This is a predicted structure of a 1496-nucleotide RNA (small-subunit ribosomal RNA) from uncultured Alistipes sp. Rfam family: Bacterial small subunit ribosomal RNA. Rfam links the family to the GO terms ribosome and structural constituent of ribosome. The organism belongs to Alistipes, within Bacteria. The RNAcentral record of the sequence draws on SILVA. Its mean pLDDT, the model's own confidence on a scale to 100, is 84.
RNA sequence: AGAGUUUGAUCCUGGCUCAGGAUGAACGCUGGCGGCGUGCUUAACACAUGCAAGUCGAACGAAGAAGUUUUAGUUUACUAGAACAACUGAGUGGCGGACGGGUGAGUAACGCGUGGGUAACCUGCCCUAUGGAGGGGGACAACAGUGGGAAACCGCUGCUAAUACCGCAUACCUUAUUAAGAUUGCAUGGUCAUAAUAAGAAAGAGUUAUCGCCAUAGGAUGGGCCCGCGUCUGAUUAGCCAGUUGGCAGGGUAACGGCCUACCAAAGCAACGAUCAGUAGCCGGCCUGAGAGGGUGAACGGCCACAUUGGGACUGAGACACGGCCCAGACUCCUACGGGAGGCAGCAGUGGGGGAUAUUGCACAAUGGGGGGAACCCUGAUGCAGCAACGCCGCGUGAGUGAAGAAGUAUUUCGGUAUGUAAAGCUCUAUCAGCAGGGAAGAUGAUGACGGUACCUGCAUAAGAAGCCCCGGCUAACUACGUGCCAGCAGCCGCGGUAAUACGUAGGGGGCAAGCGUUAUCCGGAUUUACUGGGUGUAAAGGGAGCGUAGACGGCUGUGCAAGCCAGAUGUGAAAGCCCGGGGCUCAACCCCGGGACUGCAUUUGGAACUGUAAGGCUAGAGUGUCGGAGAGGCAGGCGGAAUUCCUAGUGUAGCGGUGAAAUGCGUAGAUAUUAGGAGGAACACCAGUGGCGAAGGCGGCCUGCUGGACGGUGACUGACGCUGAGGCUCGAAAGCGUGGGGAGCAAACAGGAUUAGAUACCCUGGUAGUCCACGCUGUAAACGAUGAAUACUAGGUGUCGGGGUACAGAAGUAUCUCGGUGCCGCAGCAAACGCAGUAAGUAUUCCACCUGGGGAGUACGUUCGCAAGAAUGAAACUCAAAGGAAUUGACGGGGACCCGCACAAGCGGUGGAGCAUGUGGUUUAAUUCGAAGCAACGCGAAGAACCUUACCAAGCCUUGACAUCCCUCUGACGACCCUGUAAUGGGGGUUUCUUUUCGGAGCAGAGGAGACAGGUGGUGCAUGGUUGUCGUCAGCUCGUGUCGUGAGAUGUUGGGUUAAGUCCCGCAACGAGCGCAACCCCUGUUCAUAGUAGCCAGCAGUGAGAUGGGGACUCUAUGGAGACAGCCGGAGACAAUCCGGAGGAAGGCGGGGAUGACGUCAAAUCAUCAUGCCCCUUAUGGCUUGGGCUACACACGUGCUACAAUGGUGGUAACAAAGGGAGGCGAGCCGGUGACGGUAAGCGAACCCCAGAAAAGCCAUCUCAGUUCGGAUUGCAGCCUGCAACUCGGCUGCAUGAAGCUGGAAUCGCUAGUAAUCGCAGAUCAGAAUGCUGCGGUGAAUACGUUCCCGGGUCUUGUACACACCGCCCGUCACACCAUGGGAGUUGGAAAUGCCCGAAGUCAGUGACCGAACCGAAAGGAAGGAGCUGCCGAAGGUGGAGCCGAUGACUGGGGUGAAGUCGUAACAAGGUAGCCGUAUCGGAAGGUGCGGCUG
Repeated sequence: AGAGUUUGAUCCUGGCUCAGGAUGAACGCUGGCGGCGUGCUUAACACAUGCAAGUCGAACGAAGAAGUUUUAGUUUACUAGAACAACUGAGUGGCGGACGGGUGAGUAACGCGUGGGUAACCUGCCCUAUGGAGGGGGACAACAGUGGGAAACCGCUGCUAAUACCGCAUACCUUAUUAAGAUUGCAUGGUCAUAAUAAGAAAGAGUUAUCGCCAUAGGAUGGGCCCGCGUCUGAUUAGCCAGUUGGCAGGGUAACGGCCUACCAAAGCAACGAUCAGUAGCCGGCCUGAGAGGGUGAACGGCCACAUUGGGACUGAGACACGGCCCAGACUCCUACGGGAGGCAGCAGUGGGGGAUAUUGCACAAUGGGGGGAACCCUGAUGCAGCAACGCCGCGUGAGUGAAGAAGUAUUUCGGUAUGUAAAGCUCUAUCAGCAGGGAAGAUGAUGACGGUACCUGCAUAAGAAGCCCCGGCUAACUACGUGCCAGCAGCCGCGGUAAUACGUAGGGGGCAAGCGUUAUCCGGAUUUACUGGGUGUAAAGGGAGCGUAGACGGCUGUGCAAGCCAGAUGUGAAAGCCCGGGGCUCAACCCCGGGACUGCAUUUGGAACUGUAAGGCUAGAGUGUCGGAGAGGCAGGCGGAAUUCCUAGUGUAGCGGUGAAAUGCGUAGAUAUUAGGAGGAACACCAGUGGCGAAGGCGGCCUGCUGGACGGUGACUGACGCUGAGGCUCGAAAGCGUGGGGAGCAAACAGGAUUAGAUACCCUGGUAGUCCACGCUGUAAACGAUGAAUACUAGGUGUCGGGGUACAGAAGUAUCUCGGUGCCGCAGCAAACGCAGUAAGUAUUCCACCUGGGGAGUACGUUCGCAAGAAUGAAACUCAAAGGAAUUGACGGGGACCCGCACAAGCGGUGGAGCAUGUGGUUUAAUUCGAAGCAACGCGAAGAACCUUACCAAGCCUUGACAUCCCUCUGACGACCCUGUAAUGGGGGUUUCUUUUCGGAGCAGAGGAGACAGGUGGUGCAUGGUUGUCGUCAGCUCGUGUCGUGAGAUGUUGGGUUAAGUCCCGCAACGAGCGCAACCCCUGUUCAUAGUAGCCAGCAGUGAGAUGGGGACUCUAUGGAGACAGCCGGAGACAAUCCGGAGGAAGGCGGGGAUGACGUCAAAUCAUCAUGCCCCUUAUGGCUUGGGCUACACACGUGCUACAAUGGUGGUAACAAAGGGAGGCGAGCCGGUGACGGUAAGCGAACCCCAGAAAAGCCAUCUCAGUUCGGAUUGCAGCCUGCAACUCGGCUGCAUGAAGCUGGAAUCGCUAGUAAUCGCAGAUCAGAAUGCUGCGGUGAAUACGUUCCCGGGUCUUGUACACACCGCCCGUCACACCAUGGGAGUUGGAAAUGCCCGAAGUCAGUGACCGAACCGAAAGGAAGGAGCUGCCGAAGGUGGAGCCGAUGACUGGGGUGAAGUCGUAACAAGGUAGCCGUAUCGGAAGGUGCGGCUG
């Protein structure tokens, strides 16, 4: 420090996720030791038991008492008494129980933090100082007696002490009042001194050291109160408050104060967020982070609050008191039912809750606290120990050597490789743990819980001590097997559907390590709330516009002040923590010491640049005056013509109207058309223009009136008067609403007609609200430049509107400068790109508004506004990993342009109808083997199924096998022949018969045997190779370097021409190159040379015959050349490429045909040609055999043949080919047969012989339009041929029979010249079996205007929401399942207020009767005081009505998600009616239509 994830790819925006650190943690697996820490985060839930606050006899009076002394009883013993008495300790009294310890419920507050104030206060114990303590009095506990009660406890009578209580005296002194004075403070006031008056104290004990007591002053310590600043969220909480705000008087307090009371005034707080609601103890710090920040407030430390819940006071220096009191509530316990007792949020511990958190331990030895003079006592504070890997830190589980690279395991291409120096073996060592011995510091005299602990020494053995997670990418680490969208994994992307590095297991590897993973939470990464440090044209985001309040910001100049600001000093910022340095535990964690830091606050001394402020000055901002012109700016009134419609009248006759085509509609009752007159409403053609005006919405005939603003000139006036603007106010298209008018045209709704599968639409005919006017409401639009307002600056060029100046000029005008508006192009710069660019989206400043992933949703609830429609404000649950912007390459379009093709058109002939052949589907079957499936499967694999083929079915048989290699044994064969037997193979028997040699054997062959293996037309063409089809013989497909772009990519390859062609030329940031095109190859068309046999014969001989002699001229054969190249001429074109015409030529613009198939597409075809991975079968899915099947047949389709006839049939006669084939062959001739064919047999391995007769055409004759002399299916009989064998199931022949069919619906195919059409011939396969296939020649046309349309293709361009690429994507209703949520008659719960009632304890106040030791008084009596009662206040409780928050609810609304449901097709292309926005209305639904707006 980044990474993954939106796309085919790219850049950007943007969310989600990961890698890091941390924790009082928990869970899973595992677990050796030690040190230091930490340990109920949940129920402030309830608590059994024990302990946690006592102490003082040197304050006091009783009581008990070891012991000592002593007396008496007879001496020890023992008993009784007396004195002293350590000690014990109930009670009175003193001090302490307000500290220490716990918890975080409450609290949004002067609670906390920080800094101040107290001239408005207190302070026990402690320290310092001064002074003092004289003399009296009366009680009450204990105790004794007695009474009540179960108990707790209480009452009555009597006795008694004090450092308990109470007067009196004294007064250094204090307080209060008065008088007058000095001094001081920011104010109220403070301080000091003097005088007078009044009031106010005390306690003793004792070991005679001392310790206490009283008053006052000061200090220290600890508190109280007040103030400045800071301290969470919500405005869907906007107004709150009656002691409320202030005053005066009084009360109260330690003290100020509405703290309280009476009276008076009506204030006070709040947009700088009051009130209300929610949440929360605050801080030092801790975690994270580069920092700024964000989160947090366990342990340790400071403060606060609380102590079962609520209220209250008492005592005291201090409390409204955790282990005190009173009352009320809830709960628990005891009870004799009358009444009592209790409070673990102290330490342990229990139950409960929970994912989860420890021992009912030891000690006061240390530190500290309370009491005491002290000894000492108390101390669950504390010090220690126990439990827990909960955290941090340290150590160990061994070290060296050791290759036969052992065994085992895993894998393998079977060779090996990995585990792996790892182990074993050998040599060492002893940290921890174990055993034994010694043994601390902590203690400053004694005292050690920890503890026989830390530590040291010795002994023996490698022994007792390693796991967890991960291995697709992010992210370090890979193989095998199992599984087969199952089981499962998953943090995100995503894996799994038979070859899973992603699941499970194993081997191996990686990481960390006594731990490792997971989960939860926080920060980081996230600049993803942006102060540091973001944005708003199109990604989320500029308010519809203006005016203007608060606020924020603000021109030039001098002066003063010093709030901000800057500098110095001082105080504070506790300690701990953090950082640096040093030190102590063996190191570290941990601990100690010193320094720094604590960025803050306050005080003070200076400064005056900037901001601010005060009073001045200025004119450049802003405004006023004056002059001038421009304008659909606004409002009101009036006027005008054209057009539509209607009415009246005339002319006139059968249609009009409307559409893609029609129909509804109008018209013989006279329409439409036309003429004239009239009525009425609405809108203003041309001018008209990215022209003008206005803040925006918006504004358009002409005239008049009223009126706003902008602009230009001038520079007279004011003198910063400015800019922006939360709330607020005003304006605000269309639609819509209310009231009243008006209503010509248009036109939601509606009606009808069409279209359609339907058509609630598009189209047509009608038509109502509305559109218009007046007044009022609504307040929204794609209210858009999708761009807030203002100011300044920053290259240019060119239009246009309004005004002004200068020069030239007589004028029109021209040139130039300038101010304001409105456009275009363009540099720098900016931007993701597109683009913006003086009218900024540039560079800066100021202010406002808005955004923070998509959906849910601009929805719900609440509130405000509105007559309503609705508008404004505006969430959450849940769900997804994307949604989105710009640009790129493709693909696609019922987008555009250009071009091509038998693509259409123009023609010729077919198919589709019939019969038959053949293939396919379907059906059938034991089997009808398998494959091929739009074009590009279907006379296809199959160039040929009777057996074989054959893969299928039935039956029988074989099991190392029909076939290959290896081993062992035996034999000598193998083969051929014979016999037997079977449906056949298989089975049984017989005859004949190897080579070589060194004689061991070897080769070969057969039989038998064991196992490795053979075998498979079994599966997967979606694991593959090879081959093939197709687009398509279409003209395309790419690369290198360079250049452009952030990039995907582009350029080149586009453009202008041209071509069959990316063919060529020109141009060009491209220059070149490759695969394709073309050419090179073959056939054919002309000719030449060479060569003439089995070919040819002109001339010469010659024959029945080119048979023979001869010839090479010709044909032909087969080798090699020539020829055609836009070469020549003319024209067009750009002086090009090229095109048009012509000449010559056998051939002319590629002469005709073939072979040749770029990058790629279709997971196209083929595992059944072959090869092959993996899987499967192994007495069978292998092998052999017989028979059957592949040939079935209600039917459907493809491809063909033959026809339907006269351009024909039949009979006769009689011409002309080419290319092939032939030895298990072709087979002449002759003979036989009507014929198929048979017999015999010549020739020929073929330019020689044979197949072999070409046929159509021609000529002669006949038939005469009919189911025929057409047509030949089907069937019968008789034959021929092949073959082991023609039944299933071959071909052919003869005779007989003579079906359908009279030219074929919708639709559809081929063909552009030697082509179509038509005619025959040959070949491959093959024993036989073509209407198929592949070739060959004969005869031999018609038509092409042309590219609008259909189909396919190419190039460029455009749009796109497509990229599996239009067979794409995608919207809404309905149906089903699940989830969360709104409404809902209500029901129920909670918290906080509030009105009224009742009113405990208690303070305060009042008080007749009651009680009343000390003081006064001789007494009576009084005073102080108390109980009681009353009053105010007052907790809990009762009750009422509102508001808030939650739970639940029949039913209901929409929303989200879900593999295949239904209906349509709305959107994306001109998406087939351009889309979208607002509004109104209608419709199953998407949606349609009207009005206005936008271009996205």